[in-house]
């Protein structure tokens, strides 16, 4: 860095440090000195792991594939604005818009 696969309409501080950017590119719009980005603390949610409880295959126990669920204790991740909104195609609409898909990303979990 590729590929595969599974989510992306919920959540999450009125704390410290620090100083001037930031929302992924592009156009838009938007957030920021009533204080961005970072880095600490706190918090969210629960994909892999783990550990517990149940279910269940099984003639029966026991283990163990498999499915529910519960902690959140390890890895990540996230913490304005629907993935902030659109861009490619289709549909409805007087029209503003809307809807469905797809491209693009995002994260995770497995492979190269």
């Nucleotide at each position: 860095c590729u590929c595969u696969u599974a989510u992306c309409c919920a959540g999450a501080g009125a704390g410290g440090c620090a100083g001037a950017g930031g929302g992924a590119a592009u156009g838009g719009c938007c957030c920021g000195a009533u204080g961005a980005a970072g880095c600490c603390c706190g918090g969210c949610a629960a994909c892999c792991g783990g550990u517990c409880c149940g279910c269940g295959c099984c003639a029966c126990c026991c283990c163990g594939a498999g499915c529910g669920g519960a902690c959140a204790c390890g890895g990540u991740g996230c913490c304005a604005a629907c993935u902030c909104c659109a861009g490619c195609a289709g549909g409805c609409u007087a029209g503003c818009g809307c809807c469905u898909g797809g491209a693009a990303g995002a994260u995770g979990a497995g492979a190269g």